[in-house]
RNA sequence: AGAGUCGGCCUGACAGUCGCUCUGCCUCUGGCAGGGAGGAAAGUCCGGGCUCCACAGGGCGGGAUGCCAGGUAACGCCUGGGGGGCGCGAGCCUACGGAAAGUGCCGCAGAAAAUAUACCGCCUGCCGCGCCAGCGGCGGGUAAGGGUGAAAUGGUGCGGUAAGAGCGCACCGCGCCGGUGGUAACACCGGUGGCAGGGUAAACCCCAUCCGGAGCAAGACCAAAUAGGGGAACAGACCGCAAGGUCGUGUGUGGCCCGCACGGUUCCCGGGUAGGUCGCUUGAGGUGCGCGGUGACGCGCAUCCCAGAUGAAUGACUGUCCUCGACAGAACCCGGCUUAGCGGCCGACUCUCUUC
Numbered sequence: 001a002g003a004g005u006c007g008g009c010c011u012g013a014c015a016g017u018c019g020c021u022c023u024g025c026c027u028c029u030g031g032c033a034g035g036g037a038g039g040a041a042a043g044u045c046c047g048g049g050c051u052c053c054a055c056a057g058g059g060c061g062g063g064a065u066g067c068c069a070g071g072u073a074a075c076g077c078c079u080g081g082g083g084g085g086c087g088c089g090a091g092c093c094u095a096c097g098g099a100a101a102g103u104g105c106c107g108c109a110g111a112a113a114a115u116a117u118a119c120c121g122c123c124u125g126c127c128g129c130g131c132c133a134g135c136g137g138c139g140g141g142u143a144a145g146g147g148u149g150a151a152a153u154g155g156u157g158c159g160g161u162a163a164g165a166g167c168g169c170a171c172c173g174c175g176c177c178g179g180u181g182g183u184a185a186c187a188c189c190g191g192u193g194g195c196a197g198g199g200u201a202a203a204c205c206c207c208a209u210c211c212g213g214a215g216c217a218a219g220a221c222c223a224a225a226u227a228g229g230g231g232a233a234c235a236g237a238c239c240g241c242a243a244g245g246u247c248g249u250g251u252g253u254g255g256c257c258c259g260c261a262c263g264g265u266u267c268c269c270g271g272g273u274a275g276g277u278c279g280c281u282u283g284a285g286g287u288g289c290g291c292g293g294u295g296a297c298g299c300g301c302a303u304c305c306c307a308g309a310u311g312a313a314u315g316a317c318u319g320u321c322c323u324c325g326a327c328a329g330a331a332c333c334c335g336g337c338u339u340a341g342c343g344g345c346c347g348a349c350u351c352u353c354u355u356c
Base pairs, nucleotide, nucleotide: 001352002351003350004349005348006347007346008345009344010343012321013320014319015318016317017316018315020036021035022034023033024032025031026030038327042338043337045336046335047334048333049332050215051214052213053212062211063210064209065208066207067081068080069079070078071077082096083094084093085092086091097206098205102204103203104200105199106198119146120145121142122141123140124139125138126137127136128135129134154172155171156170157169158168159167173195174193175192176191177190178189179188180187181186219278220277221276222275229269230268231267232266233265234264236247237246238245239244248262249261250260251259252258285304286303287302288301289300290299291298292297322325
């Protein structure tokens, strides 16, 4: 200098004028002061707080997750590590439990896709033909080679054999046993077994762990009106001289049963509609410093208060400057993931070339 990898941060700046909204104060038709979107406020995909409902415990069913350890309120997130794959490298990717529990599936091609099997070959016995090469028929051995396929019953080599074959041996792989290191995943070493019998579980399934349901239109409170409900007083009727007591009332010849009609006024309780208030933003909070930890993160101290609406505010204009400004707008809150995105800054590191 060029090419690249990883991580962090910013998201036009300043000033003025006029508005909007929330909070506080005041001398309250208003005035003053202060606050007023994001890194994703988004998708609503995970996890939690909070609220109401349900709930003894357990099982069935369903869903999610799936190497190990740690972090966390929790997670499907994050950190560190292991295995595998990719890259010269910095580094990146990884649903990475179980296929001898069972079931299913494996197109085309191919002999055969899983109780195995043999198309071309290779070797061989017998018979026939033939010029001794060899050819044909019947039978047997084999799976080394060819061929098919994404995949063919461990791989390479040597020995061995009629030809072959873990048939034997060495190395690699695999299973089992032991040892060493590591919290563990796992790694390494030694011994042992000729090898245990294809793939597929983001196919059913098995195993392990976790998981109640609904959501701020949750939910709580105040409360005009209205329906139905409860109570009291007055009114009404009867008895009595009265005090007072009793009783739904009227009517049907009416004292009872029964039928029919009527059952007033006021107040209270309760109810809960409109409306209002709360939930609502002080929180697993931000910043700084120190300490512990490789790290995610945790602890301590100091300091700060930083939108909270409910037709729902966060805007418009002007000036100056620059690199001329992307995606995008809170609605209960928080931790993540994912997606969108004009550009810029910083740090750590890798490779190649050149110069000193």